The prediction has a mean pLDDT of 87.
Predicted 3D model of a 349-nucleotide part of an RNA (small-subunit ribosomal RNA, central domain) from an uncultured PS1 clade bacterium.
Context: one part of a larger RNA
RNA sequence: CUGGGCGUAAAGCGCGCGUAGGCGGAUUAGACAGUUGAGGGUGAAAUCCCGGAGCUUAACUUCGGAACUGCCCCCCAAUACUACUAAUCUAGAGUUCGGAAGAGGUGAGUGGAAUUCCUAGUGUAGAGGUGAAAUUCGUAGAUAUUAGGAAGAACAUCAGAGGCGAAGGCGGCUCACUGGUCCGAUACUGACGCUAAGGUGCGAAAGCGUGGGGAGCAAACAGGAUUAGAUACCCUGGUAGUCCACGCCGUAAACGAUGGAAGCUAGUUGUUGGACGGUUUACUGUUCAGUGACACAGCUAACGCAUUAAGCUUCCCGCCUGGGGAGUACGGUCGCAAGAUUAAAACUC
Numbered sequence: 001c002u003g004g005g006c007g008u009a010a011a012g013c014g015c016g017c018g019u020a021g022g023c024g025g026a027u028u029a030g031a032c033a034g035u036u037g038a039g040g041g042u043g044a045a046a047u048c049c050c051g052g053a054g055c056u057u058a059a060c061u062u063c064g065g066a067a068c069u070g071c072c073c074c075c076c077a078a079u080a081c082u083a084c085u086a087a088u089c090u091a092g093a094g095u096u097c098g099g100a101a102g103a104g105g106u107g108a109g110u111g112g113a114a115u116u117c118c119u120a121g122u123g124u125a126g127a128g129g130u131g132a133a134a135u136u137c138g139u140a141g142a143u144a145u146u147a148g149g150a151a152g153a154a155c156a157u158c159a160g161a162g163g164c165g166a167a168g169g170c171g172g173c174u175c176a177c178u179g180g181u182c183c184g185a186u187a188c189u190g191a192c193g194c195u196a197a198g199g200u201g202c203g204a205a206a207g208c209g210u211g212g213g214g215a216g217c218a219a220a221c222a223g224g225a226u227u228a229g230a231u232a233c234c235c236u237g238g239u240a241g242u243c244c245a246c247g248c249c250g251u252a253a254a255c256g257a258u259g260g261a262a263g264c265u266a267g268u269u270g271u272u273g274g275a276c277g278g279u280u281u282a283c284u285g286u287u288c289a290g291u292g293a294c295a296c297a298g299c300u301a302a303c304g305c306a307u308u309a310a311g312c313u314u315c316c317c318g319c320c321u322g323g324g325g326a327g328u329a330c331g332g333u334c335g336c337a338a339g340a341u342u343a344a345a346a347c348u349c
Base pairs, nucleotide, nucleotide: 003321004320005319006318007303008302012317014202015201016200017199021195022194023193025089026088027087028086029085030084033082034081035078036077037076039074040073041072049065050064051063052062053061054060092192093189094188095187096185097184098183099182100181104178105177106176107175108174109173110172111155115151116150117149118148119147120146121145122144126137127136163170164169207248208247209246210245211244212243216242217241221237222236223235224234259316260315261314262313263312264311267294268293269292270291271290272289273288274287275286276285277284278283298305299304322349323348324347331342332341333340334339
């Protein structure tokens, strides 16, 4: 390389957009590039194979024949398929119109509960905390309670196997701007499609830079306990951080551990958003699009999957090839750094 694979054994890039490339719907005609068939040229010798000959035989040498699959070239013919050219179509894709749902995104404004702090009142000796305690707070008046004020962060109930988003993710309310999806109608375009190496963008948390902010929580740190010890678990404090703006980082069990697209293959039941019916107005039937639970065929090493496939097929991409060494070293690229990415070998079992 071929082959076999990728839910859990090694293996699906975290997720999009998209370039090259690969692949690509129906019909007609043309042309004949691929393709197929016939003929010709070429295909050195030696070797290999077949039949002889010569060394006493054999190896060996030698003669003749066959063969030289292939590749290349010339020429003639065929035209189903693929490609090409021209034209047409509407089942893919898209546009238009009418509706619908939604924590989709960005910005601005705003609300109540709670927490902490401050001020004032009432009030008196405890309060906190724990398995039990202590550190801690409190007669300079705490805890509790009432009134007022300030600040920051997060949004109980609704809430759902619910919804939206490509993924990360998204949840008080209002407004502005804005992306996508679904259903119905068929008016239009007429294959405009699928995938996607490089590339480019997005990407939780933590971390980094500059400037703000800082209520609660809380790495580090300090103290109190526990213990043989306790650099922990428990308790009292507490700084980065958590929040905002801008800029980096680019990783996660980034998981459905399951790449994307299309077609086909029994059903039952719940739920979300539409459409069309029936009708007792609250149910019920059909049909799209999502999201769950079971289950047949089939698949699977088993577990399990099963129209949301891990079934049956096609196309494209990524990845795997015994364990350790190692996702490491070196080099390259990126980064302020932390580090990320690409990625071996010796040796060893």